[in-house]
RNA sequence: CUUCAUACCUAGCCAAAACUUCCCACACCGGAAGUGCGGGGGACGCUUUAACUCGCUGGAAUCUAAACAGCGAUUGGGGUGAAUCGCGUAAGCGUAGGGUUGACUCCUCAACCCGAAUCCGACAACUAACCUCGCAGGCAGUCGAAAGGAGCGAA
Repeated sequence: CUUCAUACCUAGCCAAAACUUCCCACACCGGAAGUGCGGGGGACGCUUUAACUCGCUGGAAUCUAAACAGCGAUUGGGGUGAAUCGCGUAAGCGUAGGGUUGACUCCUCAACCCGAAUCCGACAACUAACCUCGCAGGCAGUCGAAAGGAGCGAA
C1' cells in the first nucleotide's frame, strides 16, 4: 500500500416495518396497550357475466353410481411486491416498471444497480358501515470532487 473477515458506532440505504407506556425483570428475551404507518376480507349503485381442476375416504346396504361432506394437492383463479413481458435448446440478451448518487422537493440529464421471491388453496372485482392481520428482513460506510430549470430555505 492492497485484499479479506469480525466488532463497535452512525451523516445513512431498501422496505409499511416506527415511537411511547405498562407488566415480568439486574438486563436481555417475552407479553399487553396507545399513537402512527401498511395489507386483506366485506353492501347498495355502477361495471362485468369467465370458470367449476385432480386424487383419496365417506355417501355406498351385492355390483355400479349421483348430489353432498371431509382430507390432501396445485394446473384454473387470486394476494403481497417495482419485479411484467419478449427472444433463445440453454447460458443469457432485452424490456414494462423500480432504487441509489449528483447537499433538500419536482422535472430533465448523467452514472451505477434491481427487474426476485412467496402466500391462499377451487375461492375472492369495486365496496360505506363493520371484521381482521403485519410493523419483518437485508445492506452500506471517512474526507474531497461531480449537472440544467423551477421551488423551498439560509445569509
Molecule: c-di-AMP riboswitch aptamer (ydaO/yuaA leader)
Organism: Brevibacillus fluminis